[in-house]
RNA sequence: CAUUUAUCGAGAAAGGCUGAGGGAUUGGGCCCUAUGAAGCCUUGGCAACCUUUUCUGGCGUUCAAGUCAGGAUUUCGGUGCCAAUUCCCAUCAUGACCAUAGUGUCAUGAAGAGAUAAGUU
Numbered sequence: 001c002a003u004u005u006a007u008c009g010a011g012a013a014a015g016g017c018u019g020a021g022g023g024a025u026u027g028g029g030c031c032c033u034a035u036g037a038a039g040c041c042u043u044g045g046c047a048a049c050c051u052u053u054u055c056u057g058g059c060g061u062u063c064a065a066g067u068c069a070g071g072a073u074u075u076c077g078g079u080g081c082c083a084a085u086u087c088c089c090a091u092c093a094u095g096a097c098c099a100u101a102g103u104g105u106c107a108u109g110a111a112g113a114g115a116u117a118a119g120u121u
Base pairs, nucleotide, nucleotide: 002120003119004118005117006116007115008114013043014042015041016040017039021032022031023030026090027089028088029087044082045081046080048079049078050077053072054071055070056069057068058067059066086113091110092109093108094107095106096105097104
């Protein structure tokens, strides 16, 4: 880099260096930012997955081991994260409204893309 599965409307601060951008990409919006962006460092925190310890049920076993799902818990921790729904929209489907005019407006769901984790090649 690719790929599988799961989650993505909650949550979470200060200080130092630095000095103009940032919010993934493309386009359109809308925000943040010299009252200091992004980045780096220190401390702190949040809790999605892994991790700790267990409960219930299924599969499995002669019995075990093991494995799957759900709940609780979490020593030291591993990644991650600490503005706004993944900031909103763009693709498809369905429904409603407008009223005969849609490349219209709104809502819901799905898909695509992205982010994070655990695995795999």

SAM riboswitch aptamer (S box leader) from Marinoscillum pacificum, 121 nucleotides, folded computationally.
Model confidence (mean pLDDT): 80 of 100.
The sequence was found by an Rfam model in a public genome assembly.
The organism belongs to Marinoscillum, within Bacteria.
The model forms 97% of the base pairs in the Rfam consensus.
Its Rfam family is "SAM riboswitch aptamer (S box leader)". Gene Ontology term of the family: regulation of gene expression. Clan: SAM clan.